The prediction has a mean pLDDT of 82. Predicted 3D model of a 123-nucleotide RNA (c-di-AMP riboswitch aptamer (ydaO/yuaA leader)) from a soil metagenome.
[in-house]
RNA sequence: UGCCGAAUCCUCGGCGUUGCCGGGGAGCGGGGGACCCAGGUUCUUGGGGCGUAGCCUGUGUGUGCACAGGCGGGGCAGUCUCUCGGCCCGAGCCCGUCAGCUAACCCCGUAGGCAACGAGAGA
Numbered sequence: 001u002g003c004c005g006a007a008u009c010c011u012c013g014g015c016g017u018u019g020c021c022g023g024g025g026a027g028c029g030g031g032g033g034a035c036c037c038a039g040g041u042u043c044u045u046g047g048g049g050c051g052u053a054g055c056c057u058g059u060g061u062g063u064g065c066a067c068a069g070g071c072g073g074g075g076c077a078g079u080c081u082c083u084c085g086g087c088c089c090g091a092g093c094c095c096g097u098c099a100g101c102u103a104a105c106c107c108c109g110u111a112g113g114c115a116a117c118g119a120g121a122g123a
Stems, first nucleotide, its partner, number of pairs: 001115004008026008027110006037100001046098001047095004054071007073089004079123007
């Protein structure tokens, strides 16, 4: 100076005060939750949520997972859309037997990690 991501901004108080701890608000993000509608789902082959990180086939296997292939998915420099070429990711975590949608209403988060872009057209 930028990137992924909801994860930014403002403000108040306390203390052992050039820092630490705690609170409030706005914005952004997520979950629960009626009628109606939808659905044959679950009752152990449990079920569900955040997220792009999902599905199918095959091999290995300690059945957790690993590898290979295919389909599909997400991201990359003023902002948005489209096109071409190139590059990167394709994880992880949570709830706890329970949750479709869902007005009112209720609850929660506001982290962490990085350097994977060039061109053309329109606005």